[in-house]
Small-subunit ribosomal RNA from a metagenome, 1463 nucleotides, folded computationally. Rfam family: Bacterial small subunit ribosomal RNA. Rfam links the family to the GO terms ribosome and structural constituent of ribosome. Its mean pLDDT, the model's own confidence on a scale to 100, is 84.
RNA sequence: AGAGUUUGAUCCUGGCUCAGGACGAACGCUGGCGGCGCGCCUAACACAUGCAAGUCGAACGGAGCUUAAAGAGCUUGCUUUUUAAGCUUAGUGGCGAACGGGUGAGUAACGCGUGAGUAACCUGCCCUGGAGUGGGGGACAACAGUUGGAAACGACUGCUAAUACCGCAUAAGCCCACGGAUUCGCAUGGAUCUGCGGGAAAAGGAUUUAUUCGCUCUAGGAUGGACUCGCGUCCAAUUAGCUAGUUGGUGAGGUAACGGCCCACCAAGGCGACGAUUGGUAGCCGGACUGAGAGGUUGAACGGCCACAUUGGGACUGAGACACGGCCCAGACUCCUACGGGAGGCAGCAGUGGGGGAUAUUGCACAAUGGGGGAAACCCUGAUGCAGCGACGCCGCGUGGAGGAAGAAGGUUUUCGGAUUGUAAACUCCUGUCGUUAGGGACGAUAAUGACGGUACCUAACAAGAAAGCACCGGCUAACUACGUGCCAGCAGCCGCGGUAAAACGUAGGGUGCAAGCGUUGUCCGGAAUUACUGGGUGUAAAGGGAGCGCAGGCGGACCGGCAAGUUGGAAGUGAAAACUAUGGGCUCAACCCAUAAAUUGCUUUCAAAACUGCUGGCCUUGAGUAGUGCAGAGGUAGGUGGAAUUCCCGGUGUAGCGGUGGAAUGCGUAGAUAUCGGGAGGAACACCAGUGGCGAAGGCGACCUACUGGGCACCAACUGACGCUGAGGCUCGAAAGCAUGGGUAGCAAACAAGAUUAGAUACCCUGGUAGUCCACACCGUAAACGAUGAGCACUAGGUGUCGGGGUCGCAAGACUUCGGUGCCGCAGUUAACGCAUUAAGUGCUCCGCCUGGGGAGUACGCACGCAAGUGUGAAACUCAAAGGAAUUGACGGGGACCCGCACAAGCAGCGGAGCAUGUGGUUUAAUUCGAAGCAACGCGAAGAACCUUACCAGGACUUGACAUCCCUCUGAAACCCCUGAUAACGAAGGGGCCUCUACGGACAGAGGAGACAGGUGGUGCAUGGUUGUCGUCAGCUCGUGUCGUGAGAUGUUGGGUUAAGUCCCGCAACGAGCGCAACCCUUGUCAUUAGUUGCCAUCAUUUAGUUGGGCACUCUAGUGAGACUGCCGGGGACAACUCGGAGGAAGGUGGGGAUGACGUCAAAUCAUCAUGCCCCUUAUGUUCUGGGCUACACACGUGCUACAAUGGCCGGUACAAAGAGCAGCGAGACUGUGAAGUGGAGCAAAUCUCAAAAACCGGUCCCAGUUCGGAUUGUAGGCUGCAACUCGCCUACAUGAAGUCGGAGUUGCUAGUAAUCGCGGAUCAGAAUGCCGCGGUGAAUGCGUUCCCGGGCCUUGUACACACCGCCCGUCACACCAUGGAAGUUGGGGGCGCCCGAAGUUGCCUAAGAAAUAGGGUACCUAAGGCGAAACCAAUGACUGGGGUGAAGUCGUAACAAGGUA
Repeated sequence: AGAGUUUGAUCCUGGCUCAGGACGAACGCUGGCGGCGCGCCUAACACAUGCAAGUCGAACGGAGCUUAAAGAGCUUGCUUUUUAAGCUUAGUGGCGAACGGGUGAGUAACGCGUGAGUAACCUGCCCUGGAGUGGGGGACAACAGUUGGAAACGACUGCUAAUACCGCAUAAGCCCACGGAUUCGCAUGGAUCUGCGGGAAAAGGAUUUAUUCGCUCUAGGAUGGACUCGCGUCCAAUUAGCUAGUUGGUGAGGUAACGGCCCACCAAGGCGACGAUUGGUAGCCGGACUGAGAGGUUGAACGGCCACAUUGGGACUGAGACACGGCCCAGACUCCUACGGGAGGCAGCAGUGGGGGAUAUUGCACAAUGGGGGAAACCCUGAUGCAGCGACGCCGCGUGGAGGAAGAAGGUUUUCGGAUUGUAAACUCCUGUCGUUAGGGACGAUAAUGACGGUACCUAACAAGAAAGCACCGGCUAACUACGUGCCAGCAGCCGCGGUAAAACGUAGGGUGCAAGCGUUGUCCGGAAUUACUGGGUGUAAAGGGAGCGCAGGCGGACCGGCAAGUUGGAAGUGAAAACUAUGGGCUCAACCCAUAAAUUGCUUUCAAAACUGCUGGCCUUGAGUAGUGCAGAGGUAGGUGGAAUUCCCGGUGUAGCGGUGGAAUGCGUAGAUAUCGGGAGGAACACCAGUGGCGAAGGCGACCUACUGGGCACCAACUGACGCUGAGGCUCGAAAGCAUGGGUAGCAAACAAGAUUAGAUACCCUGGUAGUCCACACCGUAAACGAUGAGCACUAGGUGUCGGGGUCGCAAGACUUCGGUGCCGCAGUUAACGCAUUAAGUGCUCCGCCUGGGGAGUACGCACGCAAGUGUGAAACUCAAAGGAAUUGACGGGGACCCGCACAAGCAGCGGAGCAUGUGGUUUAAUUCGAAGCAACGCGAAGAACCUUACCAGGACUUGACAUCCCUCUGAAACCCCUGAUAACGAAGGGGCCUCUACGGACAGAGGAGACAGGUGGUGCAUGGUUGUCGUCAGCUCGUGUCGUGAGAUGUUGGGUUAAGUCCCGCAACGAGCGCAACCCUUGUCAUUAGUUGCCAUCAUUUAGUUGGGCACUCUAGUGAGACUGCCGGGGACAACUCGGAGGAAGGUGGGGAUGACGUCAAAUCAUCAUGCCCCUUAUGUUCUGGGCUACACACGUGCUACAAUGGCCGGUACAAAGAGCAGCGAGACUGUGAAGUGGAGCAAAUCUCAAAAACCGGUCCCAGUUCGGAUUGUAGGCUGCAACUCGCCUACAUGAAGUCGGAGUUGCUAGUAAUCGCGGAUCAGAAUGCCGCGGUGAAUGCGUUCCCGGGCCUUGUACACACCGCCCGUCACACCAUGGAAGUUGGGGGCGCCCGAAGUUGCCUAAGAAAUAGGGUACCUAAGGCGAAACCAAUGACUGGGGUGAAGUCGUAACAAGGUA
């Protein structure tokens, strides 16, 4: 110090989350020792038991006991008396008990903190002064007796002491009343001296004679307290008004003292937006935690203050209390009781129950420190000192150290080689922290006294002996593999993992981190500049009030004085101690403790300064305003006037339609519409001018005239002299819609009606149509009230329009300049970017409003306003990890521009109808094996299923196997060939022939055996390789360097032309390059040349025949070359690229065709071509055999063939190819057969031989028919292949002769040697093509053109899409769950008010016998608790009800995002 998370990626905004520290903690797992600390945060709930405040006999009288002495009685050791001494002590008395200890309920307060004040006060014990302590009196406890009561506790009578109580005397000083003088203080007032009058004291004890402890009065001090004041001290305004002793005065009373503290009277005040009152919460502080700091949070332990002591009230005593272990009363609770009455208060220390996630022993000691009493000894002290329990925290130590590679075993993993655990262990040597045992043994205690404690510590011996866990390992975040699981189980702080190869679940191995602990949970601070004082924002992310005026408040021009409040500096006081920090020291170190210093940023007092702010005095004119002179304007209000248009009414002309739409219909019209002309009525709005023109604060304002009226601008510089800016509340204005009353109503037009559209159409469209729109007056008070940009002032480059003024020059046009408005472009600057840019979103100042994640929600409740509608103010629970802004690249659009393609159009031929072939779906079946599925599956894998193939089914066999490698044994013909042959078959068995090679190790082959293994067309093409399809032979896809941008990215590749082409040219912050395009390759078209056999034959011979001689000219063959390049000419074009036309040429603008397929897309296809990971089967999912099936058949679809005929069918005649194939082959001629074919075999391993043409052409016939078309189907008889044609082949002949007469919606191919048509060949193959792949023959039509359909390319635009429109996404309804509002009410709570009653208590008044006083009694006021009542507030609950949120696959629609299909 940052990191993760919104996106395909980016920048920003913004929230959520994490890493750190801390804790009086709790929980889980684990646990060796010690030191120092800490330990009911919840029920201020209730408490059994014990202890926590006593002490003094030197204040007092008794009583008891002991001892001694003396005496008496006598029972001679007992009773008793006296005296003396000692001890104990109930009572009287004194002091203490108001401290110490606990707790935090209450308290928002002078309670606390800090600083002052008391001239308005008190203070026991203590200290220092001063003055005294004389002399009397009467009681009451104890005690004795009587007596009540269960008890607690009393009552009466009698006796008695004091340092208990009360007079008297004395009074330096004190107090009070009235005077005088001096002096001081901020004020009330104080101090000193003095005169007169009045008033109040005392106590003794001890010991022995000297003191000492007391006592009284007084002054001072110290300590402790009381009161007053300044400042500070939580949240809520959905708490805005509160207050009657209230505020003040006068006078009494009361108090230690001031004071409405209390009372009588008088006055009407006092507090409050600088937050009164009310409600909620809370003890405050030193400090503690955190933080760089400023801050934030907190107030356990330790220390200071306060408050409380079962709840409430009250006083008494006292120096001090309204009193934790005192009293009285009331309430609640508990206990005792004889029922009459009593007793009690752990928020003291232990402890118990309860509550709770959770917090200890009914311990030891007064040895130390301190406290109380006492003269002291001493006593008391759950304060305190210690111990016990608890890893609760901090700190320290240990669980061993060194050597040790065969890198052991075991575990894990593996590519099987190894790697790792790992010097780790074993083993050897060593040490003794700790531990155990034994011995010694403190400090704390300056003489004595030690709970802790035989503790700390020291010494010796012993033996590695007793001592390691927890969390984590996807990223953040250090640390990885295997197995199991298979969106299951589970994990998770955030993002997110898990659907068969999980580094994220569980386990193991390994590793990382910390360590006697480690994790989790909770809370606080930090990170968070995410409340921003330090230190944020507000055009579009959340956020500028709709606008103005303006009170308070805040801020404020120039100059000269004064003051000193702020400010700055010095000094003084205070800021307790502890803590923090620094230094030094003590426990072996540390934690811990001690000392010193610093710090304590604050407050108060005082001195000084006078720059700035402030206050005050003076002065100024530039800010602001006034006057004067001009100017522009839809500025406002009222009254009047005008024309055009719509509609309606009247009349004329006129006739059948009008109107309306995408197309229609509703509607109007023969009762005369629409159209047209004339006249009239009425209401509303003001065309052109008109302009990013004007005016206004905003809303807003548009015909003309008049009246009244507001503001602005310019010029001038006469006047005032800072009069200013902003502005919480407040007041005023405020579009449209709406509301109220009364008018008005032509047009338009919510609602409504009808017609259409549609699946529906409560809409869009059409026809009607009422509120309303208009006027007057009164409300409402909101808008995307927007420049989404508050107001004011100042400063900071320009350019160019325009509106209103002024100045200079100029005849003018105009130019220059200046002030005020209004636009555009643009620099610096700024901004996340877009953009803004003198009209700032720049740079500064002043003031105001507002924001702090999304949703819930501008909702609920409350309050205010409103006639209502509603508006203003304005939450929470709950829920999500995002929501959002700008820009980028794509994709998409029922967005735009340009371009291309048999894409459309123009044509030709088809498909879709029929029959058949073939493939698919479906169905069927024992099986109908499997795959392919829009284009891009469907005559596809399959270039060929009768068996085989074959993977499917039924049945029969085999189990190291049909096939591969390795081992052992046996054999050397059992192998192989021929023949026979059970069986459905695989083949059992038999016969015959044949007896391997050798380097002698063996090899080879067969049989048998054991296991490693074989095998799998079993699964996963969503684990893969390879191959392929498709967009698409479309023209694209990228890179390096540079430049631009914060960045994703852009540029290049866009633009202007051009091309088939990102083809080329030009331009350009780009310059180059790569993969594609093109070319290079093959073929075809022309020519030349070389070579002529199997090819050819012009010339010469020859022949039935290029048959032969001959020849190689030609054809042809196949090698090598040439040729075409926009090269030439002309037009166009930028003089370019290129294009159009032409010439020449066999061919002309890539000549035709082919091969060639960029980056990528589709989780496209294929595990069944092959290969392959993982999973699965292993006497079977393997192997093998026979038979069956893949060939089924109500049906549907695709692709084809043949047709429907005369451009034809049939018969006869006759001609011309190319490209191929051929030895288990092609097979000629010849012969046989109607034919398929057969016999036979010439020739040919092929330019030699063979397979081997059809349409066309010529002649004839048929005459438009279901035919001499068509050939399906079927019958019979044959042929061929093959082990075998039944399921299930092909062909032939004869016979039979079905549908079909050109095909609906729709749809396919094709632009030239193409379509169409005709035949031929080949692969596969024993046989079996209408399919596929090739070949040639004959050989067209049309193309205006790019509006539309489809696909594609490029540019641009919008986007809420990025799984990318087959996208995204909204609302109702249904279901489940959650929190919440309302609600007839119900219940509870705290507080206030009024009334009634009124304990204890204080004080006032009254009070007999009897002078006074007191006690007692009575009475009055106040008052706790209680009762009653009305109202408000808060909380809980409530049938029912409202919306909200959440929830993999529910329903209905399609609202939004593209022009989202009605922006």